[in-house]
RNA sequence: UAGAGUUUGAUCCUGGCUCAGGACGAACGCUGGCGGCGUGCUUAAUACAUGCAAGUCGAGCGCUAAAGUUUCUUCGGAGAUGAUUAAAGCGGCGGACGGGUGAGUAACUCGUAGAUAAUCUGCCCUUGAGCCCGAGAUAACCCCGGGAAACCGGGGCUAAUACCGGAUGACGCACAAUUUUUGGAUAGAUUGUGUUAAAGUGGCGCAAGUCACACUUGGGGAUGAGUCUGCGACCUAUCAGCUAGUUGGUUGGGUAAUGGCUGACCAAGGCAAUGACGGGUAGCUGGUCUGAGAGGAUGAUCAGCCACACUGGGACUGAGACACGGCCCAGACUCCUACGGGAGGCAGCAGUAGGGAAUAUUGCGCAAUGGGGGGAACCCUGACGCAGCGACGCCGCGUGAGUGAUGAAGGCCUUUCUGGUUGUAAAGCUCUGUAUAGAGGGAAGAAUGUCAGGCAUUAACAAGUCUGAGUGACGGUACCUCUGAAGUAAGGACCGGCUAAAUACGUGCCAGCAGCCGCGGUAAUACGUAUGGUCCUAGCGUUGUCCGGAAUUACUGGGCGUAAAGGGUGUGCAGGCUGAUAAUCGUGUCAGGUGUGAAAUCCCCCGGCUUAACCGGGGCAUCGCGCUUGAAACUGGUUAUCUAGAGCAUGUCAGGGGUAAGCGGAAUUCCCGGAGUAGCGGUGAAAUGCGUAGAUAUCGGGAAGGACACCGGUGGCGAAGGCGGCUUACUGGGGCAUUGCUGACGCUGAGGCACGAAAGCGUGGGUAGCGAACGGGAUUAGAUACCCCGGUAGUCCACGCCGUAAACGAUGGAUACUGGAUGUCAGUUGCGUUCUAGCAGUUGGUAUCGAAGUUAACGCGAUAAGUAUCCCGCCUGGGGAGUACGGUCGCAAGAUUAAAACUCAAAGGAAUUGACGGGGGCCCGCACAAGCGGUGGAGUAUGUGGUUUAAUUCGAUGCAACGCGCAGAACCUUACCCGGAUUUGACAUCCUCCUGAAUAGACUUAGAGAUAGGACUAGUCCCUUCGGGGACGGGAGAGACAGGUGCUGCAUGCCUGUCGUCAGCUCGUGUUGUGAGAUGUUGGGUUAAGUCCCGCAACGAGCGCAACCCUUGUGGUCAGUUGCCAUCAUUAAGUUGGGCACUCUGAACAGACUGCCGAGGUUAACUCGGAGGAAGGUGGGGAUGACGUCAAGUCCUCAUGGCCCUUAUGUCCGGGGCUACACACGUACUACAAUGGUGCAGACAGAGGGAAGCUAAGUCGCAAGGCGGAGCCAAUCCCUUAAACUGUAUCUCAGUUCGGAUUGGGGUCUGCAACUCGACCCCAUGAAGUCGGAAUCGCUAGUAAUCGCGGAUCAGCAUGCCGCGGUGAAUACGUUCCCGGGCCUUGCACUCACCGCCCGUCA
Repeated sequence: UAGAGUUUGAUCCUGGCUCAGGACGAACGCUGGCGGCGUGCUUAAUACAUGCAAGUCGAGCGCUAAAGUUUCUUCGGAGAUGAUUAAAGCGGCGGACGGGUGAGUAACUCGUAGAUAAUCUGCCCUUGAGCCCGAGAUAACCCCGGGAAACCGGGGCUAAUACCGGAUGACGCACAAUUUUUGGAUAGAUUGUGUUAAAGUGGCGCAAGUCACACUUGGGGAUGAGUCUGCGACCUAUCAGCUAGUUGGUUGGGUAAUGGCUGACCAAGGCAAUGACGGGUAGCUGGUCUGAGAGGAUGAUCAGCCACACUGGGACUGAGACACGGCCCAGACUCCUACGGGAGGCAGCAGUAGGGAAUAUUGCGCAAUGGGGGGAACCCUGACGCAGCGACGCCGCGUGAGUGAUGAAGGCCUUUCUGGUUGUAAAGCUCUGUAUAGAGGGAAGAAUGUCAGGCAUUAACAAGUCUGAGUGACGGUACCUCUGAAGUAAGGACCGGCUAAAUACGUGCCAGCAGCCGCGGUAAUACGUAUGGUCCUAGCGUUGUCCGGAAUUACUGGGCGUAAAGGGUGUGCAGGCUGAUAAUCGUGUCAGGUGUGAAAUCCCCCGGCUUAACCGGGGCAUCGCGCUUGAAACUGGUUAUCUAGAGCAUGUCAGGGGUAAGCGGAAUUCCCGGAGUAGCGGUGAAAUGCGUAGAUAUCGGGAAGGACACCGGUGGCGAAGGCGGCUUACUGGGGCAUUGCUGACGCUGAGGCACGAAAGCGUGGGUAGCGAACGGGAUUAGAUACCCCGGUAGUCCACGCCGUAAACGAUGGAUACUGGAUGUCAGUUGCGUUCUAGCAGUUGGUAUCGAAGUUAACGCGAUAAGUAUCCCGCCUGGGGAGUACGGUCGCAAGAUUAAAACUCAAAGGAAUUGACGGGGGCCCGCACAAGCGGUGGAGUAUGUGGUUUAAUUCGAUGCAACGCGCAGAACCUUACCCGGAUUUGACAUCCUCCUGAAUAGACUUAGAGAUAGGACUAGUCCCUUCGGGGACGGGAGAGACAGGUGCUGCAUGCCUGUCGUCAGCUCGUGUUGUGAGAUGUUGGGUUAAGUCCCGCAACGAGCGCAACCCUUGUGGUCAGUUGCCAUCAUUAAGUUGGGCACUCUGAACAGACUGCCGAGGUUAACUCGGAGGAAGGUGGGGAUGACGUCAAGUCCUCAUGGCCCUUAUGUCCGGGGCUACACACGUACUACAAUGGUGCAGACAGAGGGAAGCUAAGUCGCAAGGCGGAGCCAAUCCCUUAAACUGUAUCUCAGUUCGGAUUGGGGUCUGCAACUCGACCCCAUGAAGUCGGAAUCGCUAGUAAUCGCGGAUCAGCAUGCCGCGGUGAAUACGUUCCCGGGCCUUGCACUCACCGCCCGUCA
């Protein structure tokens, strides 16, 4: 020392991307009240107009205007003063400081520590000595001349602290000798010889002189500077070799001084993997920003150093320069010009142009601080002090405070219309007065300096001291007081998550947003606006850059089996590391002292501005370097010794270790010969191919090449690659045992060197088999493949290249340590033995399993991926790419080294749940198979698609839409179309007015009707104080609203389908795993079943299964009408009396539970067989549908959010349409006939329905049906004759006596109404069709098939639907296959889940 988002369905890990923080000389957007302190060209070291930025000294010198004043005057003028003057000149000092900039520079440039025994230093301080005598010029000035100018030339005069000569002179300097110190003498000391200087001016004084400032020459100091050295200071090896003054020496020269600094000569050196040389970039530092720190980034302002001054070069002067505002030369540019020639250098302060996203005033003052000159006054000073501009930064203040609920109005939201929020916010009341405005007052910066005076001192001046006076740019200052008023002063960003803060409307993958993930396709908390909220606040956001987070380059502090990452292997130079004992030194190391580490900054304390920022004082710190004193464990050096590492010797052992030569048998192919005949060969099946010119198969003989069966083994050897018949020769390595020897001789190893599978390359051989390429045949949609027939390089040998592989244990080498178990190979020790075995131990290999530990997990686990040490190699998101360029190697192929632009937010590892697999195992289902009957062909019915139409309303679309919604469209229904009406409405609630009970019935006119008008009858509510009031209805009116089968089933509820009546789906607790999860639910049996039993880190539980419910099958009990009738009576008849035994009806019961027996099975569950029983192993059937899936279906049943329409998308009416018709599909009906059709006769059900109903008998009609009207609100009456069936007759295989479509005619019924568009009947007509292609459906028993009956809907309309009974089969060996499903397991790059994912090409 803080983390978060983002890879997944979820998880853990790896790993990148992104965010939250801080900072800035910033810029941009919106906004902007005040003050203080800071700060402001980061770009063009681009070019510069104008002004200023370095002068000063008359106390060095010669000269000297002008105004003014004054004197004289011949009145022309002259003199004096002005004058310590202006302007110049000679001379001195200063222009080498101060100020600016960062171009260059990778360097002794900077930093730090040293050296100078190799040096200089004006002015300053201190100290010694001195300052004598002379000489000649020259500028200024005057005259002349040249030139446009700048300026220059000639002649003449003159001075000095300018210049020169002489004197004097040392402790200076030079030379020589002696000696001392030192690591080192070129140093010090002593002696000797030689040699070198100067300038005056001012004050005071009568003067001598003295004082002050100068001057000369020495010594010392201080300050400043030069030079040298150690260490430290960017990237690049795709820059590996560089260097002739180069490295050194000698001798000259040069410098203040060392030195190849320079010349000559001599030698041949010097630097470099600890990175020379080259390339790129860059002023360095104190510091600044960030960071926990270590670090990283940076080098504005302030301070130190360096470099530069238009560009390049050069010197002069000087103490100091190779000189920003000096000189010379060259160049570019600008300006002047009389064209001959000249002038200039803002990277000084302002300012201009340009560049740029971007950076200020052509300000005031020398009052302070500092600097130059001067003795001083003073002058100069764009240094500096101040002011101006800029929210550019930091800091401070303000925009009011208190009270105030009708919780005002307005806004926004909501809506059950009540409310919520803005919000004590406002208004109102009370108070205050900072800032701003105005007025008044008013510091400090300023006195150690200057001037004047005094005192003391001096001979005197000066210096000293005391008093007084004067000096302020800022400045209308800071600060204080007063006046008045809440009045003059708030914005910006954000509100999906990260990340504090949400609602409405608009928009509709559009417009737009976005830092990352991502929002937007009609209900957007993510866009835009509004309201509200959050954060910060005179600022707020955005952009850019740096550090942080990032342990994401890991020194602190990472990794490499599978995520990126171990070199293919060895050998070995350099380098790094290195066993035991002792001594010594003191390199590293440690401790003490000391010097330095500039100031400022940071930090701590104290203090000054009202506070803070800011500033002042003190301290700490500066982790470094130098010097010095010590310590001696460790490290290192040296010395000595040792034997545990390493090596040598001896004995012995195993081995496909290597190289060379020779030999062998089996097999293949070819050749020859024999014998033999029609095929062989090959494949999933074939064909190409070979064969009558004799193959294949078979026998004998021969030739050639290549490889070595069995043994053979997670067995052996080798460094790896790799090595396999036998023998011989040569040769490398290893193990074990034993005792001797050497004495650390060791480990690793960048470069280097060597080896290095296969393929490939070169030269020459060889070539049997195999066999890239190639040819042919197949397969296939195609098949440049897989399969087959051939076949060249090659495979083999020799020599030489190549240098790579999933060269893998995907695991570098060495050493040490750390529980075990079991094999096996090679030795060895002990025991043991029949001298086979075996047992125990040990060393070295090899293999399996596992403790601890470790790991993201998988796994590893003495052969570590454990615990440690040493050395090497390698990694840093995915793609681009192991690619391009360059270098090296190669004959080539290529190898090696190895980027960037651009692009993505992931790529990846391990494990988990599911789904999936033309993976595996087990099991089930009319799933297949075995059967029976159909569909698909025909005609018709019906639904759908399509087409058509004014409309053909809408929905349903694989299974799971299509005789479905529709249990019944002529009108109605009806939603559609055309036309006609209507607008508070056909329907609900509320209000006002008028009117009347309400209401019912029938009539009439216009019209298609809705509707509009007229008129009639019946009928006349309640209370009353008789005035009226109330309830209810009708009409008129106004608006709230009604209404919508309009949209969204992808906003929804309810309901439903489907997987599937499949056996599954989960939970609690526990356990386990870092976790997702797992366990339970898996396993062994068994079942229809997660049904049950057993076992088990699980134990229990829930929803499902089963059971409970209904129905059916048996029985008894109870009950006995409308049912029944055995006995009695009776009748045409259970018709009636009688009876309730039987049937039946319908209520509650009984019964079946693997209960019993046997066998099997685990003494289980259970299975099989049997008994009994009406029924036997869930007896048959039904209802009942787990968690969930399909954004499945339905807004047109109903309900409902949102949107839309409101004289219409609402409502009413007439007519039409939903019934169309080239066609396609689904579902049905009827058939194609003799197991049949037709006629006649005859028999037997069940379950239902009936009052706007069922309707009997009887009667009429060929019939549909009519008339009729008994009975029945139904175990009573009716529908109601059941049909297939049985008997008999006929038909005789044909488009028929099959089949009945279609059409014509005539009827019946329902209904306002059968034209579009009903059903039925009769007569006539008599189509297709002779059993149905590919394909496909149902069914396992009272089932299929077949036969009729009833019901709902309904006025009428049924081949549909829902029910009912009659007759009544066949088959199931079995689970290989098809389909669907369940469980376990395995793989996976899928998880929207294989209808997945994904690759290439094209657009």